[in-house]
Molecule: small-subunit ribosomal RNA
Organism: uncultured Alphaproteobacteria bacterium
RNA sequence: AGGCCUAACACAUGCAAGUCGAACGAAGGCUUCGGCCUUAGUGGCGCACGGGUGAGUAACGCGUGGGAACCGGCCCUUGAGUGGGGGAUAACCUUGGGAAACUGAGGCUAAUACCGCACAUGCCCUGAGGGGCAAAGACGCAAGUCGCUUGAGGAAGGGCCCGCGCCCGAUUAGGUAGUUGGUGUGGUAAUGGCGCACCAAGCCGACGAUCGGUAGCUGGUCUGAGAGGAUGAUCAGCCACACUGGGACUGAGACACGGCCCAGACUCCUACGGGAGGCAGCAGUGGGGAAUAUUGGACAAUGGGCGCAAGCCUGGUCCAGCCAUGCCGCGUGAGUGAAGAAGGCCUUCGGGUUGUAAAGCUCUUUCAGCGGGGACGAUGAUGACGGUACCCGCAGAAGAAGCCCCGGCUAACUUCGUGCCAGCAGCCGCGGUAAUACGAAGGGGGCUAGCGUUGUUCGGAAUUACUGGGCGUAAAGAGCACGUAGGCGGCACGUUAAGUCAGAGGUGAAAUCCCAGGGCUCAACCUUGGAAUGGCCUUUGAUACUGGCGAGCUUGAGACCGAGAGAGGGUGGCGGAAUUCCCAGUGUAGAGGUGAAAUUCGUAGAUAUUGGGAAGAACACCGGUGGCGUAGGCGGCCACCUGGCUCGGAUCUGACGCUGAGGUGCGAAAGCGUGGGGAGCAAACAGGAUUAGAUACCCUGGUAGUCCACGCCGUAAACGAUGUGUGCUAGAUGUUGGGGGGCUUGCUCCUCAGUGUCGCAGCUAACGCGCUAAGCACACCGCCUGGGGAGUACGGCCGCAAGGUUAAAACUCAAAGGAAUUGACGGGGGCCCGCACAAGCGGUGGAGCAUGUGGUUUAAUUCGAAGCAACGCGCAGAACCUUACCAGCCCUUGACAUCCCGGUCGCGACCCAGAGAGAUUUGGGUCAUCAGUUCGGCUGGGCCGGAGACAGGUGCUGCAUGGCUGUCGUCAGCUCGUGUCGUGAGAUGUUGGGUUAAGUCCCGCAACGAGCGCAACCCUCGCCCUCAGUUGCCAUCAGGUAAAGCUGGGCACUCUGAGGGAACUGCCGGUGACAAGCCGGAGGAAGGUGGGGAUGACGUCAAGUCCUCAUGGCCCUUACGGGCUGGGCUACACACGUGCUACAAUGGCGACUACAGUGGGCAGCGAUCCCGCGAGGGGGAGCUAAUCUCCAAAAGUCGUCCCAGUUCGGAUUGCACUCUGCAACUCGAGUGCAUGAAGUCGGAAUCGCUAGUAAUCGCGGAUCAGCACGCCGCGGUGAAUACGUUCCCGGGCCUUGUACACACCGCCCGUCACACCAUGGGAGUUGGUUUUACCCGAAGACGGUGCGCUAACCGCAAGGAAGCAGCCGGCCACGGUAAGGUCAGCGACUGGGGUGAAGUCGUAACAAGGUAACC
Repeated sequence: AGGCCUAACACAUGCAAGUCGAACGAAGGCUUCGGCCUUAGUGGCGCACGGGUGAGUAACGCGUGGGAACCGGCCCUUGAGUGGGGGAUAACCUUGGGAAACUGAGGCUAAUACCGCACAUGCCCUGAGGGGCAAAGACGCAAGUCGCUUGAGGAAGGGCCCGCGCCCGAUUAGGUAGUUGGUGUGGUAAUGGCGCACCAAGCCGACGAUCGGUAGCUGGUCUGAGAGGAUGAUCAGCCACACUGGGACUGAGACACGGCCCAGACUCCUACGGGAGGCAGCAGUGGGGAAUAUUGGACAAUGGGCGCAAGCCUGGUCCAGCCAUGCCGCGUGAGUGAAGAAGGCCUUCGGGUUGUAAAGCUCUUUCAGCGGGGACGAUGAUGACGGUACCCGCAGAAGAAGCCCCGGCUAACUUCGUGCCAGCAGCCGCGGUAAUACGAAGGGGGCUAGCGUUGUUCGGAAUUACUGGGCGUAAAGAGCACGUAGGCGGCACGUUAAGUCAGAGGUGAAAUCCCAGGGCUCAACCUUGGAAUGGCCUUUGAUACUGGCGAGCUUGAGACCGAGAGAGGGUGGCGGAAUUCCCAGUGUAGAGGUGAAAUUCGUAGAUAUUGGGAAGAACACCGGUGGCGUAGGCGGCCACCUGGCUCGGAUCUGACGCUGAGGUGCGAAAGCGUGGGGAGCAAACAGGAUUAGAUACCCUGGUAGUCCACGCCGUAAACGAUGUGUGCUAGAUGUUGGGGGGCUUGCUCCUCAGUGUCGCAGCUAACGCGCUAAGCACACCGCCUGGGGAGUACGGCCGCAAGGUUAAAACUCAAAGGAAUUGACGGGGGCCCGCACAAGCGGUGGAGCAUGUGGUUUAAUUCGAAGCAACGCGCAGAACCUUACCAGCCCUUGACAUCCCGGUCGCGACCCAGAGAGAUUUGGGUCAUCAGUUCGGCUGGGCCGGAGACAGGUGCUGCAUGGCUGUCGUCAGCUCGUGUCGUGAGAUGUUGGGUUAAGUCCCGCAACGAGCGCAACCCUCGCCCUCAGUUGCCAUCAGGUAAAGCUGGGCACUCUGAGGGAACUGCCGGUGACAAGCCGGAGGAAGGUGGGGAUGACGUCAAGUCCUCAUGGCCCUUACGGGCUGGGCUACACACGUGCUACAAUGGCGACUACAGUGGGCAGCGAUCCCGCGAGGGGGAGCUAAUCUCCAAAAGUCGUCCCAGUUCGGAUUGCACUCUGCAACUCGAGUGCAUGAAGUCGGAAUCGCUAGUAAUCGCGGAUCAGCACGCCGCGGUGAAUACGUUCCCGGGCCUUGUACACACCGCCCGUCACACCAUGGGAGUUGGUUUUACCCGAAGACGGUGCGCUAACCGCAAGGAAGCAGCCGGCCACGGUAAGGUCAGCGACUGGGGUGAAGUCGUAACAAGGUAACC
């Protein structure tokens, strides 16, 4: 400083307007008799101010500036007057009625109450003759003061009128009968249809009337750079209202917040007859609400009313109380203090941090507290505030800190808990086991007596764009034209001065804001002055521009003359080709149709073909980014009618122009109506196919329709997605129509009008546009403002209907969208590779067996691997072990590591005995008696015992990881620096022309270079040479055997193993571009990479592996660790992969007999010899290996079998054995004899291989006690085929489309089903508001009447004048009846819409989306 924003909802109680005895009578009281006090009543003034509220009001209500036909109590100035009378009436007295409120009758009385008369400076009326109009006294000894009456003027105030300004809706377009004006009259203070009578027919409206909704207006306030936007609390001005509606009275002023009357609702009192009331005054109560205070003090100040005054009254006001509601100021301490205390938290365990923070020490005392003094506000008296502010003193760090945040925006990070739970969230988004985002803690950041949230407004938002936006593709140009209003408008002159500009004056209240001062200790706050107040009005001037008026001009526009092109429009006629149909001829079995078919037609003669005829529709070639038209659109030929355009001339008019809201016309196709016509085509429909289905695509038919006439409809991706008009701004090139010039006559130059392409400048988000603009400008119109809902609903208009047009909201989403980029993808394209296809050879899929996997089973069948890229894979070898699994039994510092203490000195190996299933353990025996040593149990080491730290885990997470590996793929790619281009993502380089196995090389090029890949360098095989010769070799010489390099000898050869050479398109020819290269040839052991290997770019698959190893986190700790025995991994209805062996004669069997290479060997290989049918056994030379040995190679050759389930095939089973091993039952391999299953070449499908390859044959090795059809190697024999790249698969490069980017295993649409939400329709129903007609008609004013009543005046009286009641009349609130308009609530049922992790059906769209899509 502020404090009911909601119920203008209802209110208990108290207070908020009285005062004057100096207007008056009376009563009561007191009296010192002078008088004084009190006051109910009469009278006067006030109560119309002040205070409250914002319901109503879209209005002259407010703001601003003007105006003329007014009022005016109190106040100021000024003129004049204030004489003389009269009749009443309250109070009071008497007496009634009533519960009360209140009230009747009779009697008395006063006045500044009331009423005549007189005078009239003046004032009013007037027909200009005249007529009308006043007054009051009081106080005082007095002077005089205060009044009173009537004029004139003023001040401040008020009433009325006008220009301009003031919200939303057109889904409100017409409104209006007292309506607009006039005349007259009435009324008012006053103008005026304000009222009435008559006359006229006006008036308002697209510059938005009327209607509906909302709202008090303003100064200002908040925000903003401003322009604006929002707002109208406090303070101030105006308005309106006072329970709701109506009405008047009184008065200067009211239609009156705390007055009256009536009606209504509500509340209260009542004796039931009647009465009373109105807090949107101050407090306060209930209620409503998210929410807003005391039933306080005082008139001390300021202001108001009354009064001569004293004074009284004053919930206005001044104060106090409550509330962190706001703003401002202040405190909760200051200095020092490192052992960086304790505690907390984190930790890599070292420490870090909280943190000089605390404690401690030394100070200070604001605020609060206590004590004392004590104001200003008062200019004489008077102080509620208030013992307040302020001052002094005292004690003591003492009594005084919270809130939010810490993922980004945005300043501030860790741990734990939780595990898409709980929760957070302003937007993006966090949370599914390592969460800086949840919760807690520690720490940190921000602000601070506050902090955070919510709501509201402006800003940012140029996101309604006046300042200051847009419309080709993002939202947005109307389908096109004509044209009304309006807007805008050529050249020169004159005039005017409306706009415009300048000067002056008035106004723009105060407060607020701003500036400069001043006052509270500062500040907030208060205050003085200045400035400002963008506006309006008056006036003087200026005249360039705009406008008005006048008179001209010709360039804009139009007319005229002469030419010209054209599918421009309309009507009528004509023509030929084709299709179908009909007739006739020829002719015969098919035709037709499709991917393939069928429906269909045809022996009753089709199709085909020839001739003739009929009908309707459309006009091939010419034909062309050619022409014409405003657009839609227009195509055979001829005639007629007709519109527009262009060029040339320069005869006329003289701005006649441009645009164009409404309006009007035209307007493809489809559709509608009526009547024709109907050949072909062809929605619907039918049939045939296709398909999982196929209400489709394809086929055969076929009706509306397509055609004509007339009338509707009025839409379209009506598109150049680009409104119309005018001017300006480089060019090049093609084409249509016209004109002109030059010449060499078929070329060239100039020009106007059109129509295309490219392109400079410029523009654009980019794409692109670019004299036909999307450039630079001007004029006018239309349109846009996130997506969905929705071009939908309702309402209006149009339509015969279909429908069109105009056009929302609720709700919902955090996007929707454009252009371009890089990828990926395509049942897009081009080029090119690969045993990719094709050409071949051999297999798999069928059989039996082996082996792996799935499944099933089980106590357990341990675990992993899962399309290619899991499945003879981890496993180079599960009887125990392995072993991780199961059952049972045991151990608990542990089987293993380090540390500590104690003991001990060996440990260990073997044997025997005992217990036990065994691990283990007890005793005895034998062997053996740790190392160093300073000789000390000193050090190390071993063992035993003990305690705890710890060990241990093949437990989980390969989606926390390292490492390693697979795969695309040995595919030719993947990138970088600098430069250049692009706003940018990015591009270029790396694309292009050739070439290659290759981004290999060459050429070109805004690129130039470089890196990782390719190739080469490495190993190996192939030829040669050199060196070296033992264990290898043997040509020559010698010896020697049954034979033999066996021996001497030799190192020539083979070979071994070390080094070197050799191949580079080097040479020749052709080709190519004179290149790179390619083709052919020569030579050569080898020729264009000679064969093979090793070598695997950037990356992809959250690929695989926590069970190789390593490792974060989590989990177990007498067990999820350790040990043992037995079992299991070996199961078996099945299914699949990989293999082996076969089905036989290119073979089986038997016999015979040559030739390899790689490798291995001491716990080994094992010759020769012996035994056994054999596996094998016994014995055992040699060999640590070019020496010995495994070692026999096999396919081969010859013979036989003769096509059969066999002399094929060997499964299965029985018996008997062998070997290894602690042990072959579950569960090894081998041997012999016997048995002799399936299988006769394998469906769909599928695999490998391009040369010493496939096929075929055997041999070796690793693992290993034993176990090989697997794996890794080795050599022997040794083919066929490749036209070619259309197709399948994979890949590379370029290009294209994309709505994909977890990238086609992508995206995505609609129905149906379920849940929820809002909404439209809806028989009706309820309520609000409003209109019209009629009925009723309170109070009231007005008019009439007034025979009832009446003091003042007149009159002698009667009576009159005047007045009152009553009655009547029209007006009128409330109420009622009837009929509408409009808005809202509810509503069975119903329509679509939206939303919702995992529903159903299909596949429409995005790629040529598999029938191009869309309107």